[in-house]
This record gives sequence, structure tokens and C1' cells, in this order.
RNA sequence: GGGCCCGUAGUCUAACGGUUAGGACGAGACCUUCACACGGUUUAGAGGGGAGUUCGAUUCUCCCCGGGCCCA
Repeated sequence: GGGCCCGUAGUCUAACGGUUAGGACGAGACCUUCACACGGUUUAGAGGGGAGUUCGAUUCUCCCCGGGCCCA
């Protein structure tokens, strides 16, 4: 330099052009306990950045950024 793939909460992961972006772990609060743990209830927390297409983009297209693999 070229090609391919990926980027979603603190971590891991799912989904779909349209319903509140779902789940697990983790965190906070409450219940429970003499206390801790376990358990139960509940709350907060996410689309790398920009542009385009579209009535509507996390999803499709392009550029940039970052990561991985291969080739040179």
C1' cells in the first nucleotide's frame, strides 16, 4: 500500500428499515438475616464520528477513526 471482517451499557452478547434496542454478568436501592452470603423485587446504564439514501437508519451506501486477519 491492497483485500476482507468487526465496532451496541463497566464486561460479554442478541435482534430487526418502524413496538420502550432484548438478555447475562456487574453496579445502586429495598426486602430477607443478629450480620454476611445466597435468594427475591426494583432502578440506572449502550448504537465510534460525520455525510448520504429513505417518510423513517443501530440496520443500507460513502468517508474518517479504532481493532483483527490475509497478501505484498

Background
Predicted 3D model of a 72-nucleotide RNA (transfer RNA) from Candidatus Iainarchaeum sp. Its mean pLDDT, the model's own confidence on a scale to 100, is 80. RNAcentral holds the sequence, with entries from ENA. Taxonomically the source falls in Candidatus Iainarchaeum (Archaea, Nanobdellati, Candidatus Iainarchaeales, Candidatus Iainarchaeaceae). It matches the Rfam family "tRNA". Rfam classes the family as a transfer RNA.